[in-house]
Overview:
This is a predicted structure of a 74-nucleotide RNA (transfer RNA) from Physocladia obscura. It matches the Rfam family "tRNA". The sequence is in RNAcentral, with records from ENA.
RNA sequence: GCUUGGAUGGCUUAGUUGGUUAAAGCGUCGGUCUCAUAAUCCGAAGGUCGCGAGUUCGACUCUCGCUCCGAGCA
Numbered sequence: 001g002c003u004u005g006g007a008u009g010g011c012u013u014a015g016u017u018g019g020u021u022a023a024a025g026c027g028u029c030g031g032u033c034u035c036a037u038a039a040u041c042c043g044a045a046g047g048u049c050g051c052g053a054g055u056u057c058g059a060c061u062c063u064c065g066c067u068c069c070g071a072g073c074a
Stems, first nucleotide, its partner, number of pairs: 001073007010026004019057001028044004050066005
């Protein structure tokens, strides 16, 4: 340099061939329980979906460029 996969709460991952509200587990915080701690159970916070632009009535999803990570080829 070329080809290809990926980037989604703090972490690990879902996300229906574009459709109203982005979901789960763990973690964090508060409560419940206990003499106390843990576990259990209940609740809450936390996401400009890597960045920018385009297409569209509508984009995490499609197109283009860029950044970063992985694999292959030279």